Predicted 3D model of a 96-nucleotide RNA (SAM riboswitch aptamer (S box leader)) from an Anaerolineales bacterium. It matches the Rfam family "SAM riboswitch aptamer (S box leader)". Gene Ontology term of the family: regulation of gene expression. About the family: The SAM riboswitch is found upstream of a number of genes which code for proteins involved in methionine or cysteine biosynthesis in Gram-positive bacteria. Model confidence (mean pLDDT): 82 of 100.
RNA sequence: UGCUCAUCCAGAGAGGCUGAGGGACCGACCCUUUGAAGCCUCGGCAACCGUUCAAGCGGUGCCAACUUCGGCAGACAAUUGUCUGAGAGAUGAGAG
Numbered sequence: 001u002g003c004u005c006a007u008c009c010a011g012a013g014a015g016g017c018u019g020a021g022g023g024a025c026c027g028a029c030c031c032u033u034u035g036a037a038g039c040c041u042c043g044g045c046a047a048c049c050g051u052u053c054a055a056g057c058g059g060u061g062c063c064a065a066c067u068u069c070g071g072c073a074g075a076c077a078a079u080u081g082u083c084u085g086a087g088a089g090a091u092g093a094g095a096g
């Protein structure tokens, strides 16, 4: 990097350094100098894996907004919305 399987309407932030972007992509919309992203410290959430009788502990992940919404197809209502499914993406586990 690609493949297989499972999950994705719940949940969970403070401090320090630094200083302009960020929310995968595109469009919309939103967050952001009342401090983005990143790094460090401490904390928390939750599920998969390991361990355990269990609690717990360890590995990984996560801590604005449903994966922020849409993108493709279908159904219904009527020009924009609702619902379902797919696709894409993220995370974990597994095999190569």
Base pairs, nucleotide, nucleotide: 003094004093005092006091007090008089013042014041015040016039017038021031022030023029025071026070027069028068043063044062045061047060048059049058050057051056067088072085073084074083075082076081077080